[in-house]
């Protein structure tokens, strides 16, 4: 330098191919119930610029372009 893959709450992960309204799940943290207390169990609420910018579109996490970061391969 070129090619491919990945980037989604604090952590992990699905959704993207085939665009559609309020982005789902697990763990963790918080509050409550239960308990003599804790753990376990149950309930609830919170937490996301979907890496950044631009484009297309009525509408973008999803499609296109550029950039940033990480990994692998080629030279």
């Nucleotide at each position: 330098a070129g090619g491919c893959c990945c980037g989604u709450g604090g952590c992990c992960u699905a959704g993207u191919c085939u665009g559609g309204a309020u982005g789902g799940g697990g763990c963790g943290g918080c509050a409550g119930c239960c308990u003599c207390c804790u753990a376990a169990g149950c309930u609830g609420a919170a937490g996301a610029u979907c890496g950044g910018g631009g484009g297309u579109u009525c509408a973008a996490u999803u499609c296109c372009c550029c950039c940033c970061g990480g990994g692998c391969c080629u030279g």
Predicted 3D model of a 75-nucleotide RNA (transfer RNA) from a Promethearchaeota archaeon.
Its Rfam family is "tRNA". By type it is a transfer RNA. Rfam links the family to the GO term triplet codon-amino acid adaptor activity.
RNAcentral holds the sequence, with entries from ENA.